Description
Small-subunit ribosomal RNA, 5' domain from an uncultured bacterium, 503 nucleotides, folded computationally. RNAcentral holds the full RNA, with entries from ENA, Greengenes and SILVA. The coordinates come from a structure-prediction model, not an experiment, and the mean pLDDT is 85.

Context: one part of a larger RNA
RNA sequence: GGAUGAACGCUGGCGGCGUGCCUAACACAUGCAAGUCGCACGAGAACCCUGUUUUCGGAUGGGGGGACAGUGGCGAACGGGUGAGUAACACGUUGGUGACCUGCCCCGAAGUGGGGGAUAAUUCCGCGAAAGCGGGACUAAUACCGCAUGAGCUCCAGAGGGUUAGAGGCCUGUGGAGGAAAGCUGCGGCGCUUCGGGAGGGGCCUGCGGCCUAUCAGCUAGUUGGUAGGGUAAUGGCCUACCAAGGCGGAGACGGGUAGGGGGCGUGAGAGCGUGGCCCCCCACAAUGGAACUGAGACACGGUCCAUACUCCUACGGGAGGCAGCAGUGAGGAAUAUUGCGCAAUGGGGGCAACCCUGACGCAGCAACGCCGCGUGGGUGAAGAAGGCCUUCGGGUUGUAAAACCCUUUUCUGGGGGACGAGACAGGACGGUACCCCAGGAAUAAGUCCCGGCUAACUACGUGCCAGCAGCCGCGGUAAAACGUAGGGGGCGAGCGUUAUCC
Numbered sequence: 001g002g003a004u005g006a007a008c009g010c011u012g013g014c015g016g017c018g019u020g021c022c023u024a025a026c027a028c029a030u031g032c033a034a035g036u037c038g039c040a041c042g043a044g045a046a047c048c049c050u051g052u053u054u055u056c057g058g059a060u061g062g063g064g065g066g067a068c069a070g071u072g073g074c075g076a077a078c079g080g081g082u083g084a085g086u087a088a089c090a091c092g093u094u095g096g097u098g099a100c101c102u103g104c105c106c107c108g109a110a111g112u113g114g115g116g117g118a119u120a121a122u123u124c125c126g127c128g129a130a131a132g133c134g135g136g137a138c139u140a141a142u143a144c145c146g147c148a149u150g151a152g153c154u155c156c157a158g159a160g161g162g163u164u165a166g167a168g169g170c171c172u173g174u175g176g177a178g179g180a181a182a183g184c185u186g187c188g189g190c191g192c193u194u195c196g197g198g199a200g201g202g203g204c205c206u207g208c209g210g211c212c213u214a215u216c217a218g219c220u221a222g223u224u225g226g227u228a229g230g231g232u233a234a235u236g237g238c239c240u241a242c243c244a245a246g247g248c249g250g251a252g253a254c255g256g257g258u259a260g261g262g263g264g265c266g267u268g269a270g271a272g273c274g275u276g277g278c279c280c281c282c283c284a285c286a287a288u289g290g291a292a293c294u295g296a297g298a299c300a301c302g303g304u305c306c307a308u309a310c311u312c313c314u315a316c317g318g319g320a321g322g323c324a325g326c327a328g329u330g331a332g333g334a335a336u337a338u339u340g341c342g343c344a345a346u347g348g349g350g351g352c353a354a355c356c357c358u359g360a361c362g363c364a365g366c367a368a369c370g371c372c373g374c375g376u377g378g379g380u381g382a383a384g385a386a387g388g389c390c391u392u393c394g395g396g397u398u399g400u401a402a403a404a405c406c407c408u409u410u411u412c413u414g415g416g417g418g419a420c421g422a423g424a425c426a427g428g429a430c431g432g433u434a435c436c437c438c439a440g441g442a443a444u445a446a447g448u449c450c451c452g453g454c455u456a457a458c459u460a461c462g463u464g465c466c467a468g469c470a471g472c473c474g475c476g477g478u479a480a481a482a483c484g485u486a487g488g489g490g491g492c493g494a495g496c497g498u499u500a501u502c503c
Stems, first nucleotide, its partner, number of pairs: 001503004006499005013374006019367002021332001026330003030327003035074003040071002047064007081285003091209003095205003100202003105198007113147001115145002122137006153178005159172003183190002211257003218248003223245008260282004264275004287308005310321004338364001340363003346360001347358004377407004387398004412440006421430001447492005452473003458487005468475002
């Protein structure tokens, strides 16, 4: 000098675009953050129309209507947060998968026949303070279960071929066995089953690369390999049994410390050094620890179960909860924002659609936290007012500075008009915002640090090794350009200094 997610001191007019708990992965009141589909299904309140009956209170039937809840489907594994853990195939990059999976979407081929038994809702009974639970009865389906059919699908047997380091896995053909489906419709369609291919996504393996420490030198029993089996979508000591005795290490094993990794970012002429906040990709985590279930996909932030700590409710028997989602609260801290508006746009989930949901997102609010831009006026104006300061008392300086006169209106205030963003009609949170026009009036707007050398800028007074200054050298003990005040000056300027950290 540059840089910062900064903080502190003094000061502070406006706008645009960004950024904003770095500390306690501390604890959390409250609201919201994941639902949707009636074109899968049964039932059906309020209300409306209407029939019968009536003791005029009502009772009962049909149609419409669709609330709440339920069965079922898809989604909830995305999106959003955080960086605790992790020195590891976690990440980056290069390959491999002849060891694999893939819902929705796209392409191609074929099929969608015929049956069955339940169950929630509902109703009745019971237990409980509650959370909730148990039993009896009824019912539907794209829920569940058999049967049929079925090829290129799966399995078994065995044949041929090619590729390969290697075939049970690729290709061709034979025999046997097994295995599927669901309907709805507003008539336009939407679905369902099987197989093959694709796209996108993922699992696993692998060469290489990227921290400190030897005041850690030896480490290892599922340890290293084999055989067999289990398990998985799949390889594998992943797991189990048996067998062998191996495996790693000075090119640093093992241990300890620290740390999410990368694209990038800062600095630097570069080499390098430092760093990983915002944005993007990957990973890991969801009070702590463990486990599986469902599912195409999870070992699942707003799912389940168990244990632990904590908080809350309780009728003391027992229950409920998890903001590292958005706001917000307490605490910690030098320090970090609104319990805002909207689904109008973009994107996502569901739905044929209408549409619904969406604290993703789009906006607004707060903060000079950063970058950038603008303004706080312009011209004329005396050998030069007053005041201040200095003085050799002559004067010098502040200083064209002010006043005064002329001018302008960015900004400001008031009034009027008023969007783009919405790709066919309509539809805009932002927003009466941006922007445009008119009027008014210099009006509303300057500070901060420094002036001994480094380093740009000097005098006076006060103080007297005191009070104090200070980045280094060093100043202060009676004339201090170094302390304090004033005048003057220098630097930067809505900022200026200080501190911290990196180059």